[in-house]
């Protein structure tokens, strides 16, 4: 540094959950069988399943982004390519586009990006200005003081607009040339492909950053098993019919009585919902193991075999003995003996991954 395996074994006693069978006192007892993990965890991705939504298209938003393969699917896995790290085994890689556009590039520095920039430096009296000298008074000479030219050398920086050499020039510069590097295009060869090897041409050169906006391509409806479905007592609500076009009773209108009118209760039945409760969903599944075959591998296929937790205030535990492994301490006649300690953690609809936590053993 990479990969693999295990997650103590057996026995006794006490105790717990479930299934099946039996018994009776009908919720208890007896018997048999089964009863956590490699991560059951985080809930970060992808699915099954369930309910809701949905003509089609677009915008917004999000995720992903080298190639080939695997898969139900994936942002996962396998095998490769390019780039990077390491002496090496091996590891890392968010790896489309920076010549579509925009933004940003701290400090330092003159200048940090699309005719870039001039601090030191180099150059020039050819050009403008200025100073000085001369005289024939508007010319000549002289000084780099200012303007000016340059980007070689120094300096700053992670990075200064290709590198080296030569030509060229006042000094210089891809300004020109040769070689090299890089980019684009074309051709040949190898590869399924990413790409690799070789040759030619071109303009001479294009900084970095897209886990900055953005552009391009691919994909994406929402909520989640307390999803959701069924049963349904008592009680309290809701609606309807009867009671009730009648009879009886009560209230109101009235000074009183009668007649009349209006409103309503008990009670009976039916319907539909809510709370609590119960049942299902619930564990047989992209399943485990063995073997054979295909494939470098991930993985796939055939055959055989097995059933392996389903709780819900939530079981799966504890004590003792013995054996084994690892560690520590002590003793020892170096054969060993004694004592102590034993990681992370625990199902809750189910799978495939990722990540995180963690003890021991083995191999390259």
């Nucleotide at each position: 540094u990479a990969g693999g395996c295990c997650a103590g074994g057996c026995g006794a006693c006490c105790g717990c959950g479930g299934a099946c069978g039996g018994a009776c006192g009908u919720g208890u007892c007896c018997g048999u069988c089964c009863g956590a993990g490699g991560a059951a965890a985080g809930u970060c991705c992808g699915a099954g399943c369930u309910c809701c939504g949905c003509a089609g298209g677009g915008c917004a938003g999000g995720a992903c982004g080298c190639u080939g393969g695997g898969u139900a699917a994936c942002g996962c896995c396998c095998a490769g390519u390019g780039g990077g790290a390491g002496u090496g085994a091996u590891c890392c890689u968010a790896a489309g586009g920076a010549a579509a556009g925009u933004g940003c590039c701290g400090c330092a520095g003159a200048g940090a990006g699309g005719u870039a920039g001039a601090c030191c430096g180099c150059c020039u009296a050819a050009g403008g200005g200025a100073g000085c000298c001369g005289c024939u008074u508007g010319c000549g000479g002289u000084u780099c003081c200012c303007c000016g030219g340059c980007a070689a050398g120094g300096g700053u920086g992670a990075a200064a607009a290709g590198g080296u050499g030569g030509g060229g020039u006042a000094a210089g510069a891809g300004c020109c040339c040769a070689c090299c590097a890089g980019u684009g295009c074309c051709c040949c060869c190898g590869g399924u492909g990413a790409c690799g090897g070789g040759g030619g041409c071109a303009g001479c050169u294009a900084g970095g950053u897209a886990a900055a906006c953005c552009c391009c391509g691919u994909c994406c409806g929402g909520a989640g098993c307390g999803a959701g479905a069924c049963c349904a007592a008592g009680u309290a609500g809701g609606g309807g019919a009867g009671g009730a076009g009648a009879a009886g009773c009560u209230g109101c209108c009235c000074g009183c009585u009668u007649c009349g009118c209006u409103a309503g209760a008990a009670c009976u039945c039916c319907c539909g919902g809510g709370u609590g409760g119960g049942u299902c969903g619930c564990u047989u599944g992209a399943g485990g193991c063995g073997u054979c075959g295909g494939g470098u591998a991930a993985c796939c296929g055939g055959c055989g075999u097995c059933c392996c937790a389903g709780a819900u205030g939530a079981a799966u535990g504890g004590u003792c003995g013995u054996c084994g492994c690892g560690g520590a301490a002590g003793g020892u006649u170096c054969g060993c003996c004694u004592u102590c300690c034993g990681a992370c953690a625990g199902a809750a609809c189910u799978c495939g991954g990722c990540u995180u936590a963690c003890g021991g053993c083995c191999u390259g």
Molecule: Bacterial RNase P class A
Organism: marine sediment metagenome